Small-subunit ribosomal RNA, 5' domain from Candidatus Komeilibacteria bacterium S5_K13, 498 nucleotides, folded computationally. Model confidence (mean pLDDT): 85 of 100. The source organism's lineage runs through Bacteria, Bacteria candidate phyla and Candidatus Komeiliibacteriota. The sequence was found in a public genome assembly. It matches the Rfam family "Bacterial small subunit ribosomal RNA".
[in-house]
Context: one part of a larger RNA
RNA sequence: GGAUGAACGCUGGCGGUAUGUUUAAGGCAUGCAAGUCGAUCGUGUAUCUUCGGAUAUGCGAGGCAAACGGGAGAGUAACACAUUGGUAACUUACCCUCAACUCAAGUAUAACCCAGUGAAAACUGGGACAAUCCUUGAUAGUCCAACUGAAACGUGUAAACGUUUUGAUUGGUAAAGAUUUAUCGGUUGAGGAUAGGCCUAUGGCUUAUCAGCUUGUUGGUAGUGUAAUGGACUACCAAGGCUAUGACGAGUAACGGGCGUGAGAGCGUGACCCGUCCCACUGGAACUGAGACACUGUCCAGACUCCUACGGGAGGCUGCAGUCAAGAAUCUUUCGCAAUGGCCGAAAGGCUGACGAAGCAAUACCGCGUGAAGGAAGACGGCCCUCGGGUUGUAAACUUCUUUUCUUAAGGAAGAAUUAGUGACGUUACUUGAGGAAUAAGCAACUGCUAACUUCGUGCCAGCAGCAGCGGUAAUACGAAGGUUGCAAGCGUUAUCC
Numbered sequence: 001g002g003a004u005g006a007a008c009g010c011u012g013g014c015g016g017u018a019u020g021u022u023u024a025a026g027g028c029a030u031g032c033a034a035g036u037c038g039a040u041c042g043u044g045u046a047u048c049u050u051c052g053g054a055u056a057u058g059c060g061a062g063g064c065a066a067a068c069g070g071g072a073g074a075g076u077a078a079c080a081c082a083u084u085g086g087u088a089a090c091u092u093a094c095c096c097u098c099a100a101c102u103c104a105a106g107u108a109u110a111a112c113c114c115a116g117u118g119a120a121a122a123c124u125g126g127g128a129c130a131a132u133c134c135u136u137g138a139u140a141g142u143c144c145a146a147c148u149g150a151a152a153c154g155u156g157u158a159a160a161c162g163u164u165u166u167g168a169u170u171g172g173u174a175a176a177g178a179u180u181u182a183u184c185g186g187u188u189g190a191g192g193a194u195a196g197g198c199c200u201a202u203g204g205c206u207u208a209u210c211a212g213c214u215u216g217u218u219g220g221u222a223g224u225g226u227a228a229u230g231g232a233c234u235a236c237c238a239a240g241g242c243u244a245u246g247a248c249g250a251g252u253a254a255c256g257g258g259c260g261u262g263a264g265a266g267c268g269u270g271a272c273c274c275g276u277c278c279c280a281c282u283g284g285a286a287c288u289g290a291g292a293c294a295c296u297g298u299c300c301a302g303a304c305u306c307c308u309a310c311g312g313g314a315g316g317c318u319g320c321a322g323u324c325a326a327g328a329a330u331c332u333u334u335c336g337c338a339a340u341g342g343c344c345g346a347a348a349g350g351c352u353g354a355c356g357a358a359g360c361a362a363u364a365c366c367g368c369g370u371g372a373a374g375g376a377a378g379a380c381g382g383c384c385c386u387c388g389g390g391u392u393g394u395a396a397a398c399u400u401c402u403u404u405u406c407u408u409a410a411g412g413a414a415g416a417a418u419u420a421g422u423g424a425c426g427u428u429a430c431u432u433g434a435g436g437a438a439u440a441a442g443c444a445a446c447u448g449c450u451a452a453c454u455u456c457g458u459g460c461c462a463g464c465a466g467c468a469g470c471g472g473u474a475a476u477a478c479g480a481a482g483g484u485u486g487c488a489a490g491c492g493u494u495a496u497c498c
Base pairs, nucleotide, nucleotide: 001498002497003496004495006494007493008492009491010490013368014367015366016365017364018363019361020360021326026324027323028322030321031320032319035064036063037062040061041060042059043058044057045056046055047054048053071279073277081203082202083201085199086198087197090196091195095192096191097190098189099188100187101186102185103137104136105135106134112127113126114125115124116123117122143172144171145170146169148167149166150165151164152163153162154161155160177184178183179182205251206250207249212242213241214240217239218238219237220236221235222234223233224232254276255275256274257273258269259268260267261266281302282301283300284299285298304315305314306313307312332358334357335356336355340354341352342351343350344349371401372400373399374398381392382391383390384389406435407434408433409432410431411430415425418421442487443486444485445484446483447468448467449466453482454481455480456479457478463470464469
């Protein structure tokens, strides 16, 4: 000198764009943050009724979604991340393309009714009924399994083994309907797209005052398990494997794109935004599902908080606001689904604290203003003085002008896709008229480094200070005043990095 998610002191006019608990991954009142579908099905209530039913709403079954989106960085030194390849060792709901199919039958159950238990949360028994719920059967192959033949490739001297492709045989597995009749669905197979799993090599912290570490450990055989490879796991066998090119241990830490600085090499850093990972009160576990071992799902244990009739129950803001605490320190319990996107739905539409906006904060960056021109050999006042004067100073007054900004009045968008309608923002941006210099300047420094000097007060006191150092009676260094210098809606200080 530059930089900051900054804080503190003094001061403070406006706009735009960003950013805003870096500390206690401490505790949380309250509201909201994931639903939707009646074009899958049963049923209660209300209204209308042409008595057929229709509409609205509730309950439940069923489907899809809830694994995304949003938050945090505790853990992790690791295939976690980044780059590079591999998967002939794998999966992929919804979507797209192609091919084929969508046949027949059955009995349960919730809501509901009846009875009952409990303070509640909730639960038990009996009865009735439906489906795109469930079950059984049929049919199908480029599907699955077994067996068998051929070809190619790999290992191997060979025998043989393994993999892939292709053919034959046997066995096995499928479906669901709805409606406004034009569609939306359902099943199987193949391909695509998208998303993921796993593996390899290389790279990036400190410490040797950590030198030896390891028994599922290293490898093999056979199995289990998985979508899939593998000591991932189990049994048996062998005795291996890693290490001064730093194993093992300890400390610290999410990683990258990036960001800061620097001529660069480098050094530091990982807020905001994007990608990946990981976590969801703490620890553990699985269920459902295409996908989770699941932030606002389930179960168990624990700590904590709350309710209780003491028998037993309920909860999880590291979502958005907000609150307490901690701290030098960090915002509104706002508006809207109008846009973009997401989920559901045939659609209308519903939901969406994602998102779009507004609010607060000079926290940062950028821009603008606080007036412009004229105006005395120069007013008053202040300060200094060699008492002559000098300086503040064209500064003011005064004259002329302007209106950015401000106040006020009127008009007034784009953002809306889509013929029409649909805008939270929004009494917005912007435009025009009127008024009137009107509403708007401070902070730090002035011994040298370092731009800027005098007077008074003080008297090694009070104090200053980044370093050198000032102050003990003429202090340009302390305090005040005048003057000056620098920057300016900021200026200084502190902290950290280069």